[in-house]
């Protein structure tokens, strides 16, 4: 100088000229007439995002006869913090990976069942096709041992080397691997290092039923509440029982149990309006202090879209970046740096609010940090 | 806006739970019968199991993420 890995920001500016939401002032108009509302016109302020998306988790918050207990489901799975919570974040472990770094559904198969085509002699319990070994024999074989070797498969029951045997095996030792039992040290923990004992060799699947811990009542702003106006509280149905409450049960709650009142369901009828929830919030900026961090406290500051079929946009001029194409310079070379003209400037659009994740995204800028190239 | 379910041949579907072969019907082609046509017979094609990536030896099937449809849900008597 080029490369690469991690991160954090930014994601076109600017004017002018034309429209729109939203607050606020002012004037006017609808009234006898003041006031509220409402419509118009002017002025001033404001007015989309990192993802607003996907709805994949977590919560505020709303309402449901305060959610009592059991079954079933669901989620979640190293340790320890953070946090209103969380499957998110932060630091540790531990495994894989040459290095910055990066991945990791990372509890349990030495609890229990279960499953594994073909192939192969044999698939979880041993097991003998070939092969070695030994006996027998009609010399074609047959009986027995044997898991050291040959083939099969995704997977064949430690490795290695001695002894040992007819031949061979942890059958026996040493040593190396791994497990389990049980001391020490470290370390809140996960763990890790290390010592003894035991031949203990125990295979794969739990994103296979399961088991174990931990947690989770349902309901979504079309939750809920107030108001106006309009319509037929019109028909038919359900069972003594009928609905909510969690998908059942047990418990509770309403409402009825001679008028078919109430509920519920279906049919039929009516509206498609207003207002409140709504946007000061787990909020944003800065700064200080505690921590390795996530985060936390404290302080000083700042108000920053609330539409209802959904405003935030259109058009002209000019910049500015960007790949490519041509010309210059410069450089050892990769490549740079400037100049021209014609093109591009992404993904995408609030809808009740927030914490995360995921996925989309032309591209700019900044920090850290590895490295092998190349020159010196 | 909030819930909820579905994607397999050109059409309907099944295989999915419980993992080891991609089927069946109809359409669509060619043969065979017939004097000729439909039926019925026969026989072959036709698949990115919506897309990626995982877990498994092995994934249509099972997890996870994203495409792509579809449905339900307003309020007053």
């Nucleotide at each position: 100088g080029g490369u690469g890995a991690g991160g954090a920001g930014c994601a076109u500016c600017u004017g002018a000229u034309c429209g729109c939401g939203g607050g606020c002032g002012c004037a006017u108009g609808u009234u006898c007439a003041a006031a509220c509302a409402c419509g118009u016109a002017c002025g001033c302020c404001u007015g989309a995002g990192g993802a607003a998306a996907g709805u994949c988790c977590g919560g505020g918050c709303u309402c449901c006869g305060c959610a009592a207990g059991g079954c079933a489901g669901g989620a979640u799975g190293c340790c320890a913090g953070u946090u209103a919570a969380c499957g998110g974040c932060u630091g540790g472990g531990c495994a894989c990976g040459u290095a910055a770094g990066g991945u990791g559904a990372c509890g349990g198969c030495a609890a229990g069942u279960g499953c594994a085509a073909c192939a192969g002699a044999a698939a979880g319990c041993a097991a003998a096709c070939c092969g070695c070994c030994u006996g027998c024999u009609u010399u074609g074989g047959c009986a027995g041992g044997u898991a050291a070797g040959g083939g099969u498969g995704a997977a064949a029951c430690g490795g290695u080397g001695u002894g040992g045997u007819a031949a061979g095996a942890g059958c026996a030792c040493a040593c190396c691997a791994g497990c389990g039992c049980u001391g020490c040290u470290g370390g809140u923990a996960a763990c890790a290092g290390u010592g003894g004992c035991g031949g203990c060799u125990a295979g794969g699947u739990a994103a296979a039923c399961c088991c174990c811990a931990u947690c989770c009542g349902g309901u979504g702003c079309a939750a809920g509440g107030u108001c106006c106006g309009a319509u037929a509280g019109g028909g038919a149905g359900a069972a003594a029982g009928a609905g909510c409450u969690u998908g059942c049960c047990u418990g509770g709650c309403u409402c009825g149990u001679u008028u078919g009142a109430a509920u519920c369901u279906c049919c039929g009828g009516g509206u498609u309006g207003a207002c409140c929830g709504c946007u000061u919030g787990a909020g944003g900026c800065a700064g200080a202090u505690g921590g390795c961090g996530a985060c936390a406290u404290c302080u000083g500051u700042c108000c920053c879209a609330g539409a209802u079929a959904g405003a935030u946009g259109a058009u002209c001029a000019g910049a500015a970046c960007g790949a490519c194409g041509c010309g210059a310079c410069a450089u050892a070379a990769c490549u740079g740096u400037c100049g021209c003209a014609a093109c591009g400037u992404a993904c995408a659009g609030a809808a009740u609010c927030c914490g995360g994740c995921u996925u989309a995204u032309c591209g700019c800028u900044c920090c850290u940090c590895c490295u092998g190239c190349a020159a010196u | 806006g909030c819930g909820c379910c579905c994607g397999u041949a050109g059409c309907u579907c099944a295989g999915c739970u419980g993992g080891a072969c991609a089927g069946a019907g109809c359409a669509g082609g060619g043969g065979a019968c017939u004097c000729c046509u439909a039926a019925g017979c026969c026989c072959a094609a036709g698949g990115u199991c919506a897309u990626g990536u995982g877990u498994u030896c092995g994934a249509a099937u099972c997890a996870c993420a994203u495409c792509g449809g579809g449905c339900g849900c307003a309020c007053c008597a």
Two RNAs folded together computationally: RNase P RNA and transfer RNA, 453 nucleotides in total. The prediction has a mean pLDDT of 75.